[in-house]
Formats: sequence, C1' cells, structure tokens
RNA sequence: CAGGGGGUCUGGGCAGCCGCGUUCCUCGACAGGCUCAGGAUGAGCGGGUCGGGGGCCGAGGAAAGUCCGGGCUCCACGAAACAAGGGUGGCGGGUAACGCCCGCCCGGCGAGUGCUUUCGGGCGCGAAGCCGAGGGAAAGUGCCACAGAGAGUAUACCGCCGAUGGCCCCUAAAGGGCACAGGCAAGGGUGAAAGGGUGCGGCAAGAGCGCACCGGGGUCCUGGCAACAGGGUCCGCAUGGCAAACCCCACCCGGAGCAAGGCCGAAUAGGGGCCUCGCGCCUGCGUCCUUCGGGGCAAGGGUAGGGGCGUUUCGCCCCGAGAGGCCCGGGUUGGCUGCUUGAGCGCAGGGAGCGAUCCCUCGCCUAGAUGAAUGGCUGCCCCUGCAACGCUGGUCGCAAGAUACCGGUUGCAGGACAGAACCCGGCUUACAGGGCCCCCUGGCAC
RNA sequence: GCGCCCGUAGCUCAUCUGGAUAGAGCGCGAGACUUCUAAUCUUGAGGUAGCAGGUUCGAGUCCUGCCGGGCGCG
Repeated sequence: CAGGGGGUCUGGGCAGCCGCGUUCCUCGACAGGCUCAGGAUGAGCGGGUCGGGGGCCGAGGAAAGUCCGGGCUCCACGAAACAAGGGUGGCGGGUAACGCCCGCCCGGCGAGUGCUUUCGGGCGCGAAGCCGAGGGAAAGUGCCACAGAGAGUAUACCGCCGAUGGCCCCUAAAGGGCACAGGCAAGGGUGAAAGGGUGCGGCAAGAGCGCACCGGGGUCCUGGCAACAGGGUCCGCAUGGCAAACCCCACCCGGAGCAAGGCCGAAUAGGGGCCUCGCGCCUGCGUCCUUCGGGGCAAGGGUAGGGGCGUUUCGCCCCGAGAGGCCCGGGUUGGCUGCUUGAGCGCAGGGAGCGAUCCCUCGCCUAGAUGAAUGGCUGCCCCUGCAACGCUGGUCGCAAGAUACCGGUUGCAGGACAGAACCCGGCUUACAGGGCCCCCUGGCAC
Repeated sequence: GCGCCCGUAGCUCAUCUGGAUAGAGCGCGAGACUUCUAAUCUUGAGGUAGCAGGUUCGAGUCCUGCCGGGCGCG
C1' cells in the first nucleotide's frame, strides 16, 4: 500500500435573550389551624392557595419492542415430590438470575495452499475471523412427493458374466457359439438421499470376498474437572435423513402485576344501627316461629282521610306511611404514598483471573413528571454536500496563462434514530455522521 | 400493564397433519350473441403469499426477529 475481519468511544460545542419541571431559600397577599398568656387582643409555631425574586439539578444509547431474567408488592399454599402446561439443551465458569456474557470442545464457512487430473474437476490442509435451536434417530410411532427397477427387515431397467448346469456346431477331444436356468452389483441411469471411500489382489463376472490406508462402531488405556482428544485392540461394517413431526431424557418455572400495594376521603345516591314523632279499617301474593291452639312480618289492592284541578250536593288526578336527627361502615371522583441512593456511577488506584467478572480503597449524586417538564430564537465555531471566485499557496506551463486535483475565501443547504413514567441486568430492532485501537494474508521499502 | 388473533390477485375467501404449475367467486381486458346495451357464452391477463433470516431434499404451511392491523381484560 492492497484485500479481508474484529472491537470500542461519541451522538454537535460556546455565548446571549425568552420559556418549562422538581426541589430549596426568601418576600408579599388571603383564609384557616394549634399552643401560651390575657377581656375586646398580643406573642409564638406549623402548614395551605396565589404572586414576585434568587440558587442547585433536569432524558437515551437505544428512554423503543415488551422478547427473556430478576428486585419490590399483593394473593394462594405445611415442606418436598408427582401430574398438567410452558421453557431450556455440547462442556466448564461468571452472575441476584437468565434463553445473557466469557473461555474451551466439536462441526460448517473461510484468503490461500499441497497432491492429482481425461483440464471439466477431484481429494486434502487451512490464517485472522464468522456461523451453529450443538441432548437422544440401536425406546417407540410417523413422514420421505415427483422421478426411478428399487426409498427403508432395500432393488435389478440398461448393463456385466454365463465358471456350473442346459442346448447347438464338431466323429470325438480340444475349441467355439446361444443367453435358457442362473449369478453379480463394478459401470450407466433416477433422485435431495441408492446400505462406507481409494487402490491392489481376486473372480466367469463381481462383491469387505481378501489385504493396505482413510472413515465408522465396540472395548481398554492415557491426558483433561468435563465436553473431548490421542493410542492399543477387536469387528469387514450390522442400524440413511427428519425431533424448528409426535415423542424420550436431563434441568428450570406457583399466580398476578405500581391501574401491584398502603393511607386519607368529600358532595350526592345506596347499606346498617339508635333516638323522637307518626303509623285508622278491610283484604292477604308470600314468608318465619310454633306447645299445632295460634302468633309475627308482609308485596299488592280497596277504603277512611289528605291534597290539586274543573263545568263545585258532582267528576277527574295524585298521596294514602313515613318524616326528622345523630352515628357507623364500604365504594366512585379525588388527594397523599409507593417514587427513586441503587445488584448505583467513575478510560481513579491496587489486587485475583486467559477472560466474563470479583475483592479492597478513594471519589461522585445523577429526572421523578401525572395530559405529563427537559424547549425555542439569534450569533460564532465544527462536520458533510453543492455552487462561485485564480485566490501573493501547491500543481501544469518557457511565458502569457490554465484550474481536472490538493489547499483557501465566499454563499446556500443539511446534521440522524428517537422522549423517561416502579426500578434494575440482558437481548433484539432503528440510527446522519465523527474519533480511536487491534488482528490476519499478500506485495514493496528499510 | 397483561393476554390473544390476523396479513394469500383490485375486493371477499380457499389451499386439512410441508410435496412442487398457489385456486374459486366478483371485478378488469378481448371476442361472440344483439340494431345497441344489459344478461349469457368463450377466452385472457393479473401473485416478491407483509418483510428478513433459519430448519428441511423441499416452506403460503414449521421456528425466530421485525412491520402493519384488529380484539379482549384490569
């Protein structure tokens, strides 16, 4: 320098003017309260409402999605276990916990590179790094369309062979032929997938049929906490894939959510209790008690009585049993609380650890709103883009001059995603730009 | 705050436990019939299955994350 790949920080700065929220201090006005003293008032205390002034502080890396995990609060429940439902899934560690994070193992990808080649490719190794829902398919069930001969206790379409048996040629033997019985699974073909791979031997042709290497399985040893790795030995290899299909195994999970929960509590309308006054007569839907003789309450209707209107010896309508006072309790609107100092923050120092993280010391205080504040305007600076100007720069040119490029000046435009609502730890998603650091491969220079 | 459902042609809906060209009705275009129109008949076009990623030989269907819409409870 080129290519590839990671990590981390930041999220415009300063000034002026105006404005908003919480909280503290102070001044003023208004109306209450409490205490003390005392005649018509005084002193002190404490808050409320409104207004003025001043001070401190005032959004995020995601405040978002609400996808996981917790704190907190209430409810339920002897504990534990089981069942149902849901979740997680290599191993070890971190953590309050997690599906998060760190380290490692295994598999895949990966610049490049080695061998081979019929030049199409095939086989292998593999950097930084990236990805992996990565338990079990020899517990069981299910699925594998189309194509294809055969698709799950495999199969034989083309093909190869036909040693053996059969038939034919031949006097016979030797030899040859047919492809009938039959044998085979190498090659072709189908497919995502066809029951290990390569090579040599072997054979009628073939085939783990035999052997070597690679792969696989069982078992033993060694190393490792473990996942796993390496080696010995046995087995020619018997059981393809899918569990983000049912399922099996191991582990985890009680439910609800700050509108949780707690306190105060009007007006009005319900509920309950007590007191005072009133509650005439007839009927009785029902219901309660009972010594079965009866007794209590009582919806509704009628009437006495009362009231209103009119066309007033009458007619119509309404009421016809409640009214008042005091007290208690629950709830709605509302207010206060929960509420923000906490698993807090800090490129501060030291220590343990590969790391996530943990321990000690020091320093800091950093929103608590409830229709919901954290903003607006102007100027200067910063970054990006566009345009103009040859501009005492660079560059080109002998020069006059030119301006694609670097730089300069001026003007214009733009500067993201997005707004706390009980609080934390994560994940995911959105995001204009800017700064810094690291790793690998190749080339060049020293 | 909590819980649940849906997204397929211009519209309304199918596609059953994954299986190959994703169908139907209405609508739209063309033609026939008719003097013309309607109706009817024939024919045709029209699809990233909301987006992205994954599992699988194979995804509209299964899983995950986003986007949009709707419903319920307190």
Annotation:
Two RNAs folded together computationally: RNase P RNA and transfer RNA, 520 nucleotides in total. Its mean pLDDT, the model's own confidence on a scale to 100, is 75.